Transfer RNA from a Candidatus Kariarchaeaceae archaeon, 75 nucleotides, folded computationally.
The prediction has a mean pLDDT of 81.
The organism belongs to Candidatus Kariarchaeaceae, within Archaea.
Rfam family: tRNA. It is annotated as a transfer RNA.

RNA sequence: GGGGUAUUAACUCAGUUUGGUUAGAGUGAUGGGCUCAUAACCCAUCGGUCGCUGGUUCAAAUCCGGCAUACCCCA
Repeated sequence: GGGGUAUUAACUCAGUUUGGUUAGAGUGAUGGGCUCAUAACCCAUCGGUCGCUGGUUCAAAUCCGGCAUACCCCA
């Protein structure tokens, strides 16, 4: 220098296939239930500019361009 993959909640990850209903799960934190009490278990709540930016579109986490970070391959 060229190519590829990943980036979504505090953490680990789905969802991208075919653009379309409110963006989800587990863990976590907080509160409550249960218990003599603790753990476990159950319920509720909290938590996101979907890496940043621009574009396409009636509509973008999803498609396209650029940039950033991490990793891999080629030279």